[in-house]
c-di-GMP-I-GGC riboswitch aptamer, 81 nucleotides, folded computationally.
RNA sequence: CACGAUAACGGCAAACCUAUCGAAAGAUAGGGACGCAAAGCUAGAGGGCCUUCCCGAAAGGAUGGCAGCCAGCUACCGAAU
Numbered sequence: 001c002a003c004g005a006u007a008a009c010g011g012c013a014a015a016c017c018u019a020u021c022g023a024a025a026g027a028u029a030g031g032g033a034c035g036c037a038a039a040g041c042u043a044g045a046g047g048g049c050c051u052u053c054c055c056g057a058a059a060g061g062a063u064g065g066c067a068g069c070c071a072g073c074u075a076c077c078g079a080a081u
Stems, first nucleotide, its partner, number of pairs: 002081001003078002011036002016031006034068001040073003046070002048066003052062003
């Protein structure tokens, strides 16, 4: 450095429910745990997905969103290899 234990110290929190915000996708807070070795950060200048609008045969354009899809960047620990 790769890699990732039935390890240690710890961490995060899907669905769902409640409240608030939003036209929506969705967000925030509380509850709650399906899971996660990056489920930490990054969303005009990587891809992908979703929303609404325009156009439309298709393609395309605009809008806001998703990092728990891939990707990029950074990082705790150290069994085996």
Of the family's consensus pairs, 95% are formed in the model.